The prediction has a mean pLDDT of 80. Predicted 3D model of a 111-nucleotide RNA (SAM riboswitch aptamer (S box leader)) from Oceanobacillus halophilus. The sequence was found by an Rfam model in a public genome assembly. Of the family's consensus pairs, 97% are formed in the model. The organism belongs to Oceanobacillus, within Bacteria.
This record gives sequence, structure tokens and C1' cells, in this order.
RNA sequence: AUCUUAUCUAGAGAGACCGAGGGAUAGGCCCUAUGACGUCCGGCAACCCCCUUCAUUAAUUGGGAAGGUGCCAAGUCCUACAGAAUGAGUAUACAUUCUGAAAGAUAAGCG
Repeated sequence: AUCUUAUCUAGAGAGACCGAGGGAUAGGCCCUAUGACGUCCGGCAACCCCCUUCAUUAAUUGGGAAGGUGCCAAGUCCUACAGAAUGAGUAUACAUUCUGAAAGAUAAGCG
């Protein structure tokens, strides 16, 4: 790398440096010289971790934030594949909402 499991509608600076693109990809739509992105400082959170409680077969309750990550515009920014419902309409087409996947991100484990 691949694979497995879990989560992804919340939260997070008027700071310093840099100097042009950035938001995974495609289509949209946004952010950005009123300085984006990135780095440092700062902060948020609670996957690992620590304490506690419950449990002995599938794993709970509450707390902590030293350490390992992670994150700090917009629901994973929206959509991508499939299904259902509703609306208008009478339709082969459109819009909205919901559900489940795929893809992506993060953590832990195997490796």
C1' cells in the first nucleotide's frame, strides 16, 4: 500500500511569517492581495492513552487532557450509483426530501 472496524449536520485567533492560488477527482458553487494555501504560535475535540464504572464474550458509564494523532470557511460545501416518497403535471421529462451504497477524510489494528 491493501484489508477490517468505527465516526464524519457540533466545535476551534482582529496573531506572526510567506506571497498565489485553494476547496481530493469531475460538474457546480464558493474562499482569496481587505493576503487565501502553507509554516509557527494559539485553540477545538476526544480515536488511541490515563483513571473510574459495568461486563467475561463482543464491551458499557462518568471523568482527564501529560503523551500519539487529528482538526480549526461553507453538512464530507452540493452532486456523482440505486431506490422510495412528495409536488406540479398526466409524461418518456423536472424539482424537493429521505434511505442505502460508492468515493473521500480521520483513528485504531493486521501488515